A computed fold for a 136-nucleotide RNA from a Candidatus Sumerlaeota bacterium, annotated as FMN riboswitch aptamer (RFN element).
The prediction has a mean pLDDT of 77.
Its Rfam family is "FMN riboswitch aptamer (RFN element)". Its family is annotated with FMN binding in the Gene Ontology.
[in-house]
RNA sequence: UAAUAUCUUCGGGAAAAGGUGAGAUUCCUGACCGGCGGUGACGGUGAAAGGCCGAAGUCCGCGACCCCGGGCGUUUCCGGGCUGAAUCCGUGAGAAUCGGAUACCGACGGUAAAGUCCGGAUGAAAGAAGAUCUCU
Numbered sequence: 001u002a003a004u005a006u007c008u009u010c011g012g013g014a015a016a017a018g019g020u021g022a023g024a025u026u027c028c029u030g031a032c033c034g035g036c037g038g039u040g041a042c043g044g045u046g047a048a049a050g051g052c053c054g055a056a057g058u059c060c061g062c063g064a065c066c067c068c069g070g071g072c073g074u075u076u077c078c079g080g081g082c083u084g085a086a087u088c089c090g091u092g093a094g095a096a097u098c099g100g101a102u103a104c105c106g107a108c109g110g111u112a113a114a115g116u117c118c119g120g121a122u123g124a125a126a127g128a129a130g131a132u133c134u135c136u
Base pairs, nucleotide, nucleotide: 003134005132006131007130008129009128010127017029018028019027031116032115033106034105035062036061037060038059042054043053044052045051057104058103066081067080068079069078070077086102087101088100089099090098108119109118110117
């Protein structure tokens, strides 16, 4: 230095204002929000280079929820399934990521029908950071 193992910590945001109604943050007008990894013609830094840092809700994946099977068994673990949503214009050699415009999406249970309230959840987890051991 790299790999492996163990452990610790961290690890999701959002209904202003108004209408109807007995009752709605659930309907209507309108408002607001965007997990993790990758990619990235953009931005920053730099003399310069994908060298470093940042950069996609709807491009590729992952996770959460839910379902099925297995392990005696709730938890837990393993395997499988399910798993939302974008177009147009511009620039350009090239645009799924840039600029502009207009759209669209969001588990389950509860409740006047919920992405935003309450609940499972002081949970789990994609992963991020750090510490230590051992071996080479």